[in-house]
């Protein structure tokens, strides 16, 4: 330089006007409070200053914070999750290994990168494996292979000059019965693989050597698991993202939670019922100031609301996620019909997905275009 991966960051620039909507500081104004003041908080307006979508604000798929109801105790149920060890507030999320498995590539039987796994249990049971093929699970014979027994006679063998005739040991067709799972061919998947040996062909039938099971084995390692050892010819096909079985986790509703002031109104009928857990038990609560229904009202304000598991730099510990400490370190949106805009001018690589609503942590998902870093190959070059 090229080629492949893998990650972190940016998300049109500057500037004028002119608005929207929070804070702040001031000035006026109104109207209350106080005995009053340059006091007190409230509106409302002026003025200055200074903030105002995102990497995802999005999907609402996890997780937890807050909050209410509850009191939380127990059974079944039902939904999650599942290799290890670590990290968090928590996780189904992240680091790190461990195993599998796919590219890619070097080199050669093995190494490096880098995706990717729902990766616990299929020798406790049940239940399925489509189409295709004989056969799909305590297995199959369709072609082929081999034997065997019948039969034919091209070749063969006998006789013959030769046509012909007869024969059936060997080739070879043809049927019948067996033998074989080595080959073909079907398939997601055909009941260990390669090789020799052995057979009538053949098979783990023997044998080597992978491979694979089984051991309270040995050694390493927290451990997942590897490595060696011994024994066994090999029994144990796949699917649990079928039911299942193990093992852990989960009370339920959610900012329209929910607290609170202010306004307004008319009541009336039912009831051993009501508790924000699916059933049951258990427990609380209320017996007409309780609950459920019809009906009538009021539908304004304030908290909750943004300073937080925060952000940024630094040292330390740790391989990393991350944690602890330190700074006279920053405050970077809080609306309620819902602000975050619209217009002119330059410039440029002409700009993609997209719009916060209670707030965090993730994960999936959309995205023009740019930037930076790292890894791992080959060439080259210094």
């Nucleotide at each position: 330089u090229u080629g492949g991966c893998a990650g972190a960051c940016c998300g049109g620039a500057u500037g004028g006007c002119c608005g929207c909507u929070g804070c702040u500081g001031u000035c006026c104004g109104c109207a209350g409070g106080g005995a009053a003041a340059c006091c007190c908080g409230g509106c409302g307006g002026g003025c200055a200053g200074g903030g105002g979508a995102g990497g995802a604000a999005a999907g609402u798929c996890c997780g937890g914070g807050c909050u209410u109801c509850g009191c939380a105790g127990g059974a079944c149920a039902u939904g999650g999750c599942g290799c290890c060890g670590g990290g968090u507030a928590a996780c189904u999320c992240c680091c790190g290994g461990a195993g599998g498995u796919a590219u890619c590539u070097c080199a050669u039987u093995g190494g490096g990168a880098u995706g990717c796994c729902a990766u616990a249990g299929a020798a406790a049971g049940u239940g399925c494996c489509a189409c295709a093929g004989a056969a799909a699970a305590c297995a199959g014979a369709c072609c082929g292979c081999c034997g065997u027994c019948g039969g034919g006679a091209a070749g063969c063998c006998g006789u013959u000059u030769a046509u012909a005739c007869g024969g059936a040991a060997c080739u070879u067709c043809c049927g019948g019965c067996g033998g074989u799972a080595a080959g073909g061919g079907u398939g997601a998947a055909a009941a260990g693989g390669u090789g020799a040996g052995g057979u009538a062909a053949g098979a783990g039938c023997u044998c080597a050597c992978c491979g694979c099971c089984c051991g309270u084995g040995c050694u390493g390692g927290u451990g997942a698991c590897a490595g060696c050892c011994g024994g066994g010819g090999c029994a144990c096909g796949g699917c649990a993202a079928a039911c299942c079985u193990c093992g852990c986790c989960a009370g339920a509703a959610g900012c329209a939670a929910a607290g609170c002031c202010a306004u307004g109104c008319a009541g009336c009928a039912g009831u051993u019922g009501g508790g924000u857990u699916g059933u049951c038990c258990g427990u609380c609560c209320a017996c007409a100031u309780a609950c459920u229904g019809c009906g009538g009202g009021u539908a304004g304000g304030c908290u909750g609301c943004u300073u937080g598991a925060g952000c940024g730099c630094a040292u330390u510990g740790g391989u990393a996620a991350c944690a602890a400490u330190g700074c006279c370190g920053c405050c970077g949106a809080g609306a309620u019909a819902g602000a975050u805009g619209g217009u002119c001018a330059u410039c440029c690589a002409c700009g993609a997905c997209a719009g916060a609503a209670c707030c965090c942590g993730g994960c999936u998902u959309a995205c023009a275009g740019g930037u930076c870093u790292g890894c791992c190959a080959u060439a080259u070059u210094u």